Molecule: RNase P RNA; transfer RNA
Organism: Planctomycetota bacterium
RNA sequence: AGGGCCUUUCGGGCGGCCGCGUGGGCUGGUUCUCACGAGGAAAGUCCGGGCUCCGCAGGACACGGUGGUGGGUAACGCCCACCGGGGGUAACCCCAGGGAAAGUGCCACAGAAAACAAACCGCCGCCGGCUUCGGCUGACGGUAAGGGUGAAAAGGCGAGGUAAGAGCUCACCGCGCGUUUGGUGACAAACGCGGCAGGGUAAACCCCACCGGGAGAAAGUCCAAAUAGGAAGAGAGGCGUGGUCCGCGCCGUUUCAUCUUCGGGUAGGACGUUCGAGGCGGCCGGCAACGGUCGCCCUAGAGGAAUGGUCGCCACUCUCUUCGGAGAGAGACAGAACCCGGCUUACAGAAAAGUCCUCCCG
RNA sequence: CGGGGCGUGGCUCAGCUUGGCUAGAGCGCUGCGUUCGGGACGCAGAGGUCGGAGGUUCAAAUCCUCUCGCCCCGA
Numbered sequence: 001a002g003g004g005c006c007u008u009u010c011g012g013g014c015g016g017c018c019g020c021g022u023g024g025g026c027u028g029g030u031u032c033u034c035a036c037g038a039g040g041a042a043a044g045u046c047c048g049g050g051c052u053c054c055g056c057a058g059g060a061c062a063c064g065g066u067g068g069u070g071g072g073u074a075a076c077g078c079c080c081a082c083c084g085g086g087g088g089u090a091a092c093c094c095c096a097g098g099g100a101a102a103g104u105g106c107c108a109c110a111g112a113a114a115a116c117a118a119a120c121c122g123c124c125g126c127c128g129g130c131u132u133c134g135g136c137u138g139a140c141g142g143u144a145a146g147g148g149u150g151a152a153a154a155g156g157c158g159a160g161g162u163a164a165g166a167g168c169u170c171a172c173c174g175c176g177c178g179u180u181u182g183g184u185g186a187c188a189a190a191c192g193c194g195g196c197a198g199g200g201u202a203a204a205c206c207c208c209a210c211c212g213g214g215a216g217a218a219a220g221u222c223c224a225a226a227u228a229g230g231a232a233g234a235g236a237g238g239c240g241u242g243g244u245c246c247g248c249g250c251c252g253u254u255u256c257a258u259c260u261u262c263g264g265g266u267a268g269g270a271c272g273u274u275c276g277a278g279g280c281g282g283c284c285g286g287c288a289a290c291g292g293u294c295g296c297c298c299u300a301g302a303g304g305a306a307u308g309g310u311c312g313c314c315a316c317u318c319u320c321u322u323c324g325g326a327g328a329g330a331g332a333c334a335g336a337a338c339c340c341g342g343c344u345u346a347c348a349g350a351a352a353a354g355u356c357c358u359c360c361c362g
Numbered sequence: 363c364g365g366g367g368c369g370u371g372g373c374u375c376a377g378c379u380u381g382g383c384u385a386g387a388g389c390g391c392u393g394c395g396u397u398c399g400g401g402a403c404g405c406a407g408a409g410g411u412c413g414g415a416g417g418u419u420c421a422a423a424u425c426c427u428c429u430c431g432c433c434c435c436g437a
Stems, first nucleotide, its partner, number of pairs: 001358005007352004012314007020037006026029001039333001043344002046342005051216004058246004063212005068082005083097001084095004098207002103205002105201003120147002122143004127138004155173002158170003174196001175194008220271004230262005237251004278297008316329005363436007372389004382420001391407005413429005
């Protein structure tokens, strides 16, 4: 210098005028004044919590989710570190990463055979027939080294061995088991044993381990207002918001609990609601995620929904230049609605830290 | 706020459960035949990568994840 990898920050600034929302103030305005007023994703609503109610959230089954190990956290499917596998020259990235010797299912087409393996071609042995003595052919048997099919054919490669072959034997590699050592652990290394266990698929059913009670802000609480519990039908069980059952509680089986339909009444206000697992900075502990401590700060709270428009200067890009400047242009994705922690998705452009590879110069 | 479903030629749908065979059917379209001509009918044909992206698998319309659009239901 060029090309990458990875992480983070910003995503206009200042001022004038007009306008909108919320809150405060006073001298109370037919035009007062002050303060504050969207985001990194406010989005998708995909996970996890807080909070609130359901009597408790108890047992079993079902259902759903997660899936290497250790840690962080309020919790998580998130984050950090490590392990194993894969990709890349590297920085680094990706992995639904438990179990296929518990059982069941599936593996199209092709192929002899697709799972308690298998003999199509080929190779070899033996017996028989034919022969132009080169061979051809039939039966029986051996053989998984070679060919062919397939995504996949029962360890790979080499040597020995054999009638031909074969872990049949041996070396190396792979694999399984055991022991020792290191590590909290996943796991790794070394040594020894075994001639090879009998394919793949669990984002197929399933098994194992762990987690999950349900509903959500129209949750829920309070005040005010209204009232008559009217008619018809079903009815022995019903209700307590659970998917089912058990357990527990309440109402009813006498005058009817409860449900459905029709008809009638009310339908206003306040709280929940923004100070919170809050933000910023310093120090300490930790590889890190993060935790502890000290100081400072208060930063939208509407209730069908405000956060906008315009002008000037600066900043950004391009062109021209008499280097003073002049002219033109662009500005993304998108918008709170109880609140947090994540993930995912969308995003014009700008900036910074770290790191890797190649080339050049010293 | 919560729950469910759909997306496949131009249109309406099947196939997805249990992954595999050229992804089919009706209407429509094109050509030819038939007819004096048109319709109907007969024959032949074109037109799809299953809303988009990624993953699992030997193999994906089908299974999983993310995403886009549309519809329905409940409080």